[in-house]
RNA sequence: AUAUGAAAAAGGCACUCCUUACCGAAAGGUAGGUUACGCAAAGCCUCCGGUCUACGUCGACAGAUAAGAUAGCGGGGUUACCGAA
Numbered sequence: 001a002u003a004u005g006a007a008a009a010a011g012g013c014a015c016u017c018c019u020u021a022c023c024g025a026a027a028g029g030u031a032g033g034u035u036a037c038g039c040a041a042a043g044c045c046u047c048c049g050g051u052c053u054a055c056g057u058c059g060a061c062a063g064a065u066a067a068g069a070u071a072g073c074g075g076g077g078u079u080a081c082c083g084a085a
Base pairs, nucleotide, nucleotide: 005082012039013038017033018032020031021030022029023028037072043078044077045076047075048074049073050070051069052068056065057064058063
């Protein structure tokens, strides 16, 4: 330095809830509080797949459809604390 992750140390993030405020058609997101399901990248990035939603579009209807969302669904890329084996 790289790989790796422990009965180590210092820390970090935040599942849930609020019929709280705002954005959004929705899924969902942001902020605050509450809280601690869990995470060794649960830091960041939609390139690939999956899943969710359907403003709009197509359709007689049922429904279909992503360039929207999910990075705490996987893969991948990139950056990074510590130092047992």